RNAcentral holds the full RNA, with entries from ENA and SILVA. This is a predicted structure of a 348-nucleotide part of an RNA (small-subunit ribosomal RNA, central domain) from an uncultured candidate division SR1 bacterium. Its mean pLDDT, the model's own confidence on a scale to 100, is 87.
Context: one part of a larger RNA
RNA sequence: CUGGGCGUAAAGUGUCCGUAGCCUGAUGUAUAAGUCUGUUUUCAAAUCCCUCGACUUAAUCGAGGAAAGGGGAUAGAUACUGUGCAUCUAGAGAUUGUUAGAGGUUAGUGGAAUUUCCUGUGGAGCGGUGAAAUGUGUUGAUAUAGGAAAGAAUGCCGAAAGCGAAAGCAGCUAACUAUGAUAAAUCUGACGGUGAGGGACGAAAGCUUGGGUAGCAAACGGGAUUAGAUACCCCGGUAGUCCAAGCCGUAAAUUAUGUUUGCUAGGUGUCUUCGAUUCUUUCGGGGGUGCCGCAACCUAACGGGUUAAGCAAAUCGCCUGGGUAGUAUAUUCGCAAGAAUGAAACUC
Numbered sequence: 001c002u003g004g005g006c007g008u009a010a011a012g013u014g015u016c017c018g019u020a021g022c023c024u025g026a027u028g029u030a031u032a033a034g035u036c037u038g039u040u041u042u043c044a045a046a047u048c049c050c051u052c053g054a055c056u057u058a059a060u061c062g063a064g065g066a067a068a069g070g071g072g073a074u075a076g077a078u079a080c081u082g083u084g085c086a087u088c089u090a091g092a093g094a095u096u097g098u099u100a101g102a103g104g105u106u107a108g109u110g111g112a113a114u115u116u117c118c119u120g121u122g123g124a125g126c127g128g129u130g131a132a133a134u135g136u137g138u139u140g141a142u143a144u145a146g147g148a149a150a151g152a153a154u155g156c157c158g159a160a161a162g163c164g165a166a167a168g169c170a171g172c173u174a175a176c177u178a179u180g181a182u183a184a185a186u187c188u189g190a191c192g193g194u195g196a197g198g199g200a201c202g203a204a205a206g207c208u209u210g211g212g213u214a215g216c217a218a219a220c221g222g223g224a225u226u227a228g229a230u231a232c233c234c235c236g237g238u239a240g241u242c243c244a245a246g247c248c249g250u251a252a253a254u255u256a257u258g259u260u261u262g263c264u265a266g267g268u269g270u271c272u273u274c275g276a277u278u279c280u281u282u283c284g285g286g287g288g289u290g291c292c293g294c295a296a297c298c299u300a301a302c303g304g305g306u307u308a309a310g311c312a313a314a315u316c317g318c319c320u321g322g323g324u325a326g327u328a329u330a331u332u333c334g335c336a337a338g339a340a341u342g343a344a345a346c347u348c
Stems, first nucleotide, its partner, number of pairs: 003320004007302002012316001014201004021194003025088007033081002035077009049065006091191001092188003095184006103177007110154001114150008125136002162169002206247006215241002220236004258315006266292011297304002321348003330341004
């Protein structure tokens, strides 16, 4: 290489859109490019293979013959693939009705709590811990009552619930906006699938500029603990966390399971929708989301099991002993941090 694989052993890109490519529903017809068959030509000789002969035999030499395969030409075949034309509706999409939701963006607004400040009451502690101390308090704290301000997060409802491509999304109201599901069988008529490059989005942390800063809190300071304690515990506390604009582009970005399609026992919850029942439930259909399962089947086992890791098909990505190493080098990107691509010597 081939092959075999990718839930946990190496291996599914973080997610989606999409160019080329690859793959692609049903029927008819034409064509004959791929494909198949025949004929013909060519692929020098020698060599190889078969038969015969020469040399006593062998090696060696001579004569004759043949196959497979490749290229060209030509005559045919037409199932499949391709191409052209025509038609169809089962895939896909559109329309209409109904409906669901923390989907997104922007603006406004509510209450609880916290902290700080002001005022009153009050008068010695408070706080903190395993125990303490640092800290805080007679310049009146903690507690309690009233008032004011600020920022951040949204209790109950709340759920194995819902929505979103993923990241993710939760007080309430409004505006704008995107999506799914279902029913009808109204329309288009294969318009589809995947997707190298490419593009967009992408938690947290981090970066730039300008705001903001209640609480929390890397760093840092102090108190403890300890043999030590650059920690765990305690008292403080700055970046940061929040907002706007821009960058970064990574995560155990996990379902450690790429996407799409078809087929293969059931049982039991839940969300949503349609129909029948019938008068409040029961039954049936569609879509989502869970659990159980010795159905079958798969798996090294664990387990998976109609939401497959089963049986198949299409297509992309990836793996090929451990370390060296996600390192070096080079290139691209980035303000930087760094990211992406990514070896070898050597060694076991």
Its Rfam family is "Bacterial small subunit ribosomal RNA". Its family is annotated with ribosome and structural constituent of ribosome in the Gene Ontology.